Predicted 3D model of a 1501-nucleotide RNA (small-subunit ribosomal RNA) from an uncultured bacterium. It matches the Rfam family "Bacterial small subunit ribosomal RNA". Its mean pLDDT, the model's own confidence on a scale to 100, is 85. The RNAcentral record of the sequence draws on ENA.
RNA sequence: AGAGUUUGAUCCUGGCUCAGGAUGAACGCUAGCGGCAGGCCUAACACAUGCAAGUCGAACGGUAACAGAUCUAGCUUGCUAGAUGCUGACGAGUGGCGCACGGGUGCGUAACGCGUAUACAAUCUGCCUUUAACUGAGGGAUAGCCCAGAGAAAUUUGGAUUAACACCUCAUAAUAUUGUGAUUUGGCAUCUUAUUACAAUUAAAACUUCGGUGGUUAAAGAUGAGUAUGCGUCCUAUUAGCUAGUUGGUAAGGUAACGGCUUACCAAGGCUACGAUAGGUAGGGGGCCUGAAAGGGUGAUCCCCCACACUGGUACUGAGACACGGACCAGACUCCUACGGGAGGCAGCAGUGAGGAAUAUUGCGCAAUGGAGGAAACUCUGACGCAGCCAUGCCGCGUGCAGGAUGACGGCCCUAUGGGUUGUAAACUGCUUUUAUAUAGGAAGAAACCCCGAUACGUGUAUCGGCUUGACGGUACUAUAUGAAUAAGGACCGGCUAACUCCGUGCCAGCAGCCGCGGUAAUACGGAGGGUCCAAGCGUUAUCCGGAUUUAUUAGGUUUAAAGGGUCCGCAGGCGGGAUUUUAAGUCAGUGGUGAAAGCCUACAGCUCAACUGUAGAACUGCCAUUGAUACUGAUUUCCUUGAGUGUGGUUGAAGUGGGCGGAAUAUGUCAUGUAGCGGUGAAAUGCAUAGAUAUGACAUAGAACACCAAUUGCGAAGGCAGCUCACUAAGCCAUUACUGACGCUGAGGGACGAAAGCAUGGGGAGCGAACAGGAUUAGAUACCCUGGUAGUCCACGCCCUAAACGAUGUCUACUAGUUGUUGGUGGAGUAAAAUCCAUGAGUAACGCAGCUAACGCGUGAAGUAGACCGCCUGGGGAGUACGGUCGCAAGAUUAAAACUCAAAGGAAUUGACGGGGGCCCGCACAAGCGGUGGAUUAUGUGGAUUAAUUCGAUGCAACGCGAAAAACCUUACCUGGCCUUGACAUGUACCGAAUUUAGCAGAGAUGCUUUAGUGCUCGAAAGAGAACGGUAACACAGGUGCUGCAUGGCUGUCGUCAGCUCGUGUCGUGAGAUGUUGGGUUAAGUCCCGCAACGAGCGCAACCCCUGCCAUUAAUUGCCAUCAUUUAGUUGGGCACUUUAAUGGGACUGCCGGUGACAAACCGGAGGAAGGUGGGGAUGACGUCAAGUCCUCAUGGCCCUUAUGGCCAGGGCUUCACACGUAAUACAAUGGUCGGUACAGAGGGACGCCAACCCGCGAGGGGGAGCUAAUCUCAGAAAGCCGAUCGUAGUCCGGAUUGUUGUCUGCAACUCGACAGCAUGAAGUCGGAAUCGCUAGUAAUCGCGGAUCAGAAUGUCGCGGUGAAUACGUUCCCGGGCCUUGUACACACCGCCCGUCACACCAUGGGAGUGGGUUUUACCAGAAGUAGUUAGUCUAACCGCAAGGAGGGCGAUUACCACGGUAGGAUUCACGACUGGGGUGAAGUCGUAACAAGGUAACC
Repeated sequence: AGAGUUUGAUCCUGGCUCAGGAUGAACGCUAGCGGCAGGCCUAACACAUGCAAGUCGAACGGUAACAGAUCUAGCUUGCUAGAUGCUGACGAGUGGCGCACGGGUGCGUAACGCGUAUACAAUCUGCCUUUAACUGAGGGAUAGCCCAGAGAAAUUUGGAUUAACACCUCAUAAUAUUGUGAUUUGGCAUCUUAUUACAAUUAAAACUUCGGUGGUUAAAGAUGAGUAUGCGUCCUAUUAGCUAGUUGGUAAGGUAACGGCUUACCAAGGCUACGAUAGGUAGGGGGCCUGAAAGGGUGAUCCCCCACACUGGUACUGAGACACGGACCAGACUCCUACGGGAGGCAGCAGUGAGGAAUAUUGCGCAAUGGAGGAAACUCUGACGCAGCCAUGCCGCGUGCAGGAUGACGGCCCUAUGGGUUGUAAACUGCUUUUAUAUAGGAAGAAACCCCGAUACGUGUAUCGGCUUGACGGUACUAUAUGAAUAAGGACCGGCUAACUCCGUGCCAGCAGCCGCGGUAAUACGGAGGGUCCAAGCGUUAUCCGGAUUUAUUAGGUUUAAAGGGUCCGCAGGCGGGAUUUUAAGUCAGUGGUGAAAGCCUACAGCUCAACUGUAGAACUGCCAUUGAUACUGAUUUCCUUGAGUGUGGUUGAAGUGGGCGGAAUAUGUCAUGUAGCGGUGAAAUGCAUAGAUAUGACAUAGAACACCAAUUGCGAAGGCAGCUCACUAAGCCAUUACUGACGCUGAGGGACGAAAGCAUGGGGAGCGAACAGGAUUAGAUACCCUGGUAGUCCACGCCCUAAACGAUGUCUACUAGUUGUUGGUGGAGUAAAAUCCAUGAGUAACGCAGCUAACGCGUGAAGUAGACCGCCUGGGGAGUACGGUCGCAAGAUUAAAACUCAAAGGAAUUGACGGGGGCCCGCACAAGCGGUGGAUUAUGUGGAUUAAUUCGAUGCAACGCGAAAAACCUUACCUGGCCUUGACAUGUACCGAAUUUAGCAGAGAUGCUUUAGUGCUCGAAAGAGAACGGUAACACAGGUGCUGCAUGGCUGUCGUCAGCUCGUGUCGUGAGAUGUUGGGUUAAGUCCCGCAACGAGCGCAACCCCUGCCAUUAAUUGCCAUCAUUUAGUUGGGCACUUUAAUGGGACUGCCGGUGACAAACCGGAGGAAGGUGGGGAUGACGUCAAGUCCUCAUGGCCCUUAUGGCCAGGGCUUCACACGUAAUACAAUGGUCGGUACAGAGGGACGCCAACCCGCGAGGGGGAGCUAAUCUCAGAAAGCCGAUCGUAGUCCGGAUUGUUGUCUGCAACUCGACAGCAUGAAGUCGGAAUCGCUAGUAAUCGCGGAUCAGAAUGUCGCGGUGAAUACGUUCCCGGGCCUUGUACACACCGCCCGUCACACCAUGGGAGUGGGUUUUACCAGAAGUAGUUAGUCUAACCGCAAGGAGGGCGAUUACCACGGUAGGAUUCACGACUGGGGUGAAGUCGUAACAAGGUAACC
């Protein structure tokens, strides 16, 4: 520091997600040790048990327990009992101090609660310190104890008696308090300091070793507390008004103290948009986590403050409390009870239950530190110090180290007789001993107090020496011994993100933080091997910050991505021209105070290191005070004119309001002319019309709108404004520079205006025209089209207040190159007047530099550069919706969420593809023609059906006479049955035999069992060995037309023989990409030329190749025959001129001429030529598309079968048949059929062959045998044609299917299932509906011939020639294609995308008769305890009084205040709720097709 994710790709906007750090954590797996920390985040839920606050006998009366002493008694002479407070001590009690600290918790609290800084001239302060003074004289009680009672208990009543440092009275008394004065200081208003006079009032407690300790008063300090104020301190405005002690005053009361703190009276104030009031949430801070910081989050442990102590209320005591372990009352709960009545409060430490994902021991000790009491010893102390449990966190240590390669075994993987990896890892050898175990030693933490002694001075204090005290703990630590001995896991390995293979699984099981994996070759699931990262931990979950500049102060935006308010005016607010005076609020600088400690940071130090801890420093960015500076801002003073405004003079316009007038058109009415239609549409119909329409003419009436002018025009704040004219009103601009003197800009709330539609009342109503009706269209048509037509549109008055109210661009100001047009001014030049030109400021348009922008684009009228102010935005959907409020007559408007859901939604541009977009062009694409298919019969292929099997594949064009150039057996892959298992075939090993061959039997055959002949070749003397071949045996293996063409190679089809497809360098663009390849011409062509930020090149096109058309040369047999002989015959001699054959050349190139064209390319015409513009035909198929076809040609990965999915054999099947489709053949006839005669090809084949002559047969064919390895022989008669004859338009002398029968041929074999021949039979069919195919010249059509395959078997297929047309105006339309351009929401690319209702399931949510809770409020009732007031009842020790009595006090009563409680009514919030509304999400549901292309009616508001 970034990364992934929207797209085919790109840039941007924008959200989601990840990598980091952290935690009082929890969960899963795992676990050796130690140190230091931490440990109920939930139920402020309920609590058994123990402990957590006592102490003082040096305050007191005393003596229950213990010890001692003394005395007495008993006696077993050291024991028991008793007595004596005598002593040490001490239960209970009186009294003092403490219990207000320490410890816990975070309920409440949005507050002077907390933080920070001040103030108290408005205050108090026990114990402690300092100073001064005093401590005199008396009195009456009471608890305890004792006696008597009540009660279960808690507790309590009465009587008698007693003490005090308990209580009371008196004395003394001031620097105290109060009052009245005088002088004086200071200040901040009341005031205050100091000095002083007078008067009144108020105090004490004793103990003692006589040293003192205590007590009282006063002053001061210290500490602690109280109060007030400035500033800071969460969310909601869908909380906008709140307040009666409320705000202030006077007086009184109360308090330690100010104060409405309380009361009476008076006044009517006080708070609030700088957010009062209300609601929700919450203890605050130091700090902690994160972050570069600013910030954001948080408030465990430690420290400070606050609040609370079962819930609510109340006071008492006290220096201090309205009191956690005190009191009283009320309430809830728990416990005891003898039922009468009582007791209790763990949010102290442990612990229990409950809740929960979750949080520890009913431990040891006061040794240390601290606290309370005490003179002290000492006692108490769950504060604290320690230990126990827990990987909860941080830190540290260890689980060994070195050597060791047959790179072992095993595992895993592979291209597998081998290699790689695990891996120096192991074994093995040597070494070490932290840890562990055992044994031994063994701390620091302790300083003291007390006591003893000493020293110093001064009878007391200080110092020194000695003595004593350890929970932790026999712990830390140290030494020795033993021995690698006791010690490694977790997550991950598709990208982000470090780390890869095999097997299993097969959209299943599962994974997943995001993108996404899984449908048979998964680095993504599960396992394994290997690897990576951390490590006594590792992962997951939750939460916070970061990344996120994704709320933007630092540091964002707003034309089109989310976002400028519809427009203007304007209060508050914010901001504001030039000069000057004063001030010093802001601002800046210095200084002082404060900013607790801990923490963070730096340095050093202590634990072996570290964590941890100590010491010191720095920092704490803040607040307050003070001194200074005065540029800027503010405040203030006096001026200025340039901002702004006013005046004067012109000028402009569809600016506004009201009135008047006008013509054209339309409709209606009347009259007239006139006759059959009019109207309307894509075409029609509804409608109107013989009762006279439409049309035409005249007149009349009505309402609405104003043609031409007219524009890229003008005016207005916007909405908006259009005939002419009058009146009133407003505005802009220009010129002049007279006046005012900053009067300005913006503008939250607020106000006014605000298209259309709509609402209300009253008018008006010609045309148009929602709704509605009818007619069409359509599958439907509640639409588009047509005929009608109501509201409305118009006017007046009043509402509504919204629009894609748009320049999708807020208002104002300044600055920053230019060019051109136009509107209305002004000045100048010019003109007779114009025109025109120059300048200037105000508008309105088109380009364009810089700059900006994601790009598109903007560009002095900014989207540039800056300033001021306002509005608005923060992913998509839900939703501009719900609820609430406000406005409205209503419709509705405005303000405006959440749950839930998705990983995108979006902008601009790019390349394609597509369009019922456009332009240009081509093609038998259409058109023009010729002939067909579709109807019939047959053949053949396919589908379907059937079957034991009807093997398999091919399926729009581009499957269907296709693979198959040939299924009777074979082929053959299928079915049935019978057989074989190293196999029909290949290689290797061993053994046997040469190979080979004859015959017989069984069987459907495969096969099985016998049998005959035969001994070969090479080496070797022989024995023997070897090669080939055959057989046998076992194992490696063979074999598979089994699956996957969506794992593949190769081959092929198709777009398409269409003219395209790309690259290098350069240039342009942020980029995808563009340019080149576009443009102007031209071509069959990206063919060529010209132009051009392109210049070149490649694959395609063309050419080179073959056939054919002309000529020449060479050659001349089997070909040919002009000349010469010869013959029936080129038959023979001869010849090679011609034809022909087959080799090599030539020829055609827009080369020549004319015209057109840009002088080009090229085109048109012509000449010559056998051939003319590619002469004709073929071969040749760019980049790619279709997961096109083929695993059954072949090859091949993976999977599968292995006595079978392999192999052999026989028979059957592929040949079936209600049907449907494709492709063909033959026909339907006279341009024909039949019969007779007769003429002319080309290209091929032929030795397992073609087969002549001749003979036989009606014929298929048979016999026969010549020739031929083929320019020689042969297939082989070409047919249509031509010449005659006949038929006469008929189901025929057309047509030939079908069937019968007799035959022929091939073949082992024609039954299933061949072809052909003869005779007989003689079906459909009389030119074919919708629709559809081929063809542009030697073509279509028509006619025959040949080949391959093949034993036989073509109507198929591949070739060959014969005869031989018609038509093309043309490119509007259909189909396909090419180029350019345009739109796009498509990119699986229109067979695309996508919308809404309905149906089903689930989820959250609104309404809802109501129901049940919580909180809060108003009015009233009621009134415990307590305090204050009153008191006529009752009681009463201290004082007064001789007494009676009094003063004072207690109890009781009562009044005021008030908690709980009650009644009634509101507000608010939560939950539930029959039914209901919309929303979201779901598998391939239903209906349509609204949007995206002109989306088929442009879309949208």